Notes:
A computed fold for a 73-nucleotide RNA from a Phycisphaerales bacterium, annotated as transfer RNA. It matches the Rfam family "tRNA". Its mean pLDDT, the model's own confidence on a scale to 100, is 81.
RNA sequence: GCCACUUUAGCUCAGUUGGUAGAGCGGAGCUUUCGUAAAGCUCAGGUCGCCGGUUCAAGUCCGGCAAGUGGCU
Numbered sequence: 001g002c003c004a005c006u007u008u009a010g011c012u013c014a015g016u017u018g019g020u021a022g023a024g025c026g027g028a029g030c031u032u033u034c035g036u037a038a039a040g041c042u043c044a045g046g047u048c049g050c051c052g053g054u055u056c057a058a059g060u061c062c063g064g065c066a067a068g069u070g071g072c073u
Base pairs, nucleotide, nucleotide: 001072002071003070004069005068006067007066010025011024012023013022019056027043028042029041030040031039049065050064051063052062053061
């Protein structure tokens, strides 16, 4: 230098055919207990890597950039 893939909650990852973004773990509160742990219930937490484009509507499609992983030279 070229090619492919990845980037979504604090962490690990889903998200189908474009139609108001989810799970598990973690966090907070409550119940239970003499107390802790465990268990149960509830809640919070996201400019979907960045900048543009297409569209009535973009996490999803298109272009560019950045970071990471792998491969080729």